[in-house]
RNA sequence: GAUCCAUCAAGAGCGGCCGAGGGACCCGGACCGAGGACGCCGCAGCAACCGCCCCCACGGGUGAGGUGCUACCGCCGGGAUCGAUGGAGG
Numbered sequence: 001g002a003u004c005c006a007u008c009a010a011g012a013g014c015g016g017c018c019g020a021g022g023g024a025c026c027c028g029g030a031c032c033g034a035g036g037a038c039g040c041c042g043c044a045g046c047a048a049c050c051g052c053c054c055c056c057a058c059g060g061g062u063g064a065g066g067u068g069c070u071a072c073c074g075c076c077g078g079g080a081u082c083g084a085u086g087g088a089g090g
Base pairs, nucleotide, nucleotide: 003088004087005086006085007084008083013043014042015041016040017039021032022031025079026078027077028076029075044070045069046068049066050065051062052061053060054059074082
């Protein structure tokens, strides 16, 4: 790493370290970035897929636990064996 299902216009940032590019890939555009981006770590938070509680179910609640997420609609348009996250499954 097969395969299947669901979601992707809502929501949520501070500190420390690092030091040049960055937001998955290609083309174009608009952006973020030495007034330190991206990334990593800590803490905080958001959400509610799994979990837990009520329920026959539908549905509702919760946020201790497992993930995820916290510029921009997956940044926008076009493209492609598109991608990401969760759950199932092997």